[in-house]
């Protein structure tokens, strides 16, 4: 020098409901916060959906739908760590 794996970079993708006495409260990573999660190994998040079913004060708050279509990197730099290669006996 090479592969593979991980992780940070950088590029990009994504959502912000319900309740209330408006002060706060409730679930969650994350409820407009520069911070949070995702990026083909793809449930991040859309669409089905003003959906179903069971809870709650209420809500995608659980589950189902979901071995159902969609969806942002064939990346490039950096570090770890493993392989094999080659070298010497």
């Nucleotide at each position: 020098a090479u592969c593979g794996u991980c992780u940070c970079u950088c590029u990009g993708g994504g959502g912000u409901g319900c309740c209330c006495u408006c002060g706060g409260g409730c679930u969650g990573a994350g409820a407009u916060a520069a911070a949070c999660c995702c990026a083909u190994u793809g449930a991040a998040c859309c669409u089905g959906a003003a959906c179903c079913a069971g809870a709650c004060c209420a809500u995608g708050c659980u589950g189902g739908c979901g071995g159902a279509g969609g969806a942002a990197g064939c990346a490039a730099g950096a570090g770890a760590c493993g392989a094999a290669c080659g070298g010497c006996g």
A computed fold for an 89-nucleotide RNA from a Gammaproteobacteria bacterium, annotated as TPP riboswitch aptamer (THI element). Its Rfam family is "TPP riboswitch aptamer (THI element)". Rfam links the family to the GO term thiamine pyrophosphate binding.